[in-house]
Description:
Predicted 3D model of a 104-nucleotide RNA (Guanidine-I riboswitch aptamer) from [Anoxybacillus] calidus. The sequence was found by an Rfam model in a public genome assembly. Its mean pLDDT, the model's own confidence on a scale to 100, is 80. NCBI's taxonomy places the organism under Bacteria, Bacillati, Bacilli, Anoxybacillaceae, Paranoxybacillus. Rfam family: Guanidine-I riboswitch aptamer. Rfam links the family to the GO term regulation of gene expression. Rfam's curators write: This family represents a conserved RNA structure found upstream of the ykkC and yxkD genes in Bacillus subtilis and related genes in other bacteria.

RNA sequence: CGGCAAGUUUUCUAGGGUUCCGUGGUUGUUAAACAGCUAGUCUGCGACCGAGAGAAAACGCACAGAAUUGACUGUGUACACGGAGGGACAAAAGCCCGGGAGGA
Numbered sequence: 001c002g003g004c005a006a007g008u009u010u011u012c013u014a015g016g017g018u019u020c021c022g023u024g025g026u027u028g029u030u031a032a033a034c035a036g037c038u039a040g041u042c043u044g045c046g047a048c049c050g051a052g053a054g055a056a057a058a059c060g061c062a063c064a065g066a067a068u069u070g071a072c073u074g075u076g077u078a079c080a081c082g083g084a085g086g087g088a089c090a091a092a093a094g095c096c097c098g099g100g101a102g103g104a
Stems, first nucleotide, its partner, number of pairs: 007059006015049002020046001021044001022042001023039006060077006079099001081102001085097003
């Protein structure tokens, strides 16, 4: 300096906001019901987004063995500090740019 199975998907979680639902406030003569407006500074087992450096699983991949036409068994799949800024959706984020810049 270059390369990487440092692979793909699914279900979740930490986390995240506010389109929807719910909740609070308020207005409609207002008790109910309903509707409008408003609040995410609203501690929600709803719904939504959601991790490279969180979890699990499946499929893969590498090696070895078995088998010899069978798609099986075992092992491994390590490590991972990190801005600012920008982008999407209603919006935000451990989302995406991005295992990026930079650092060690």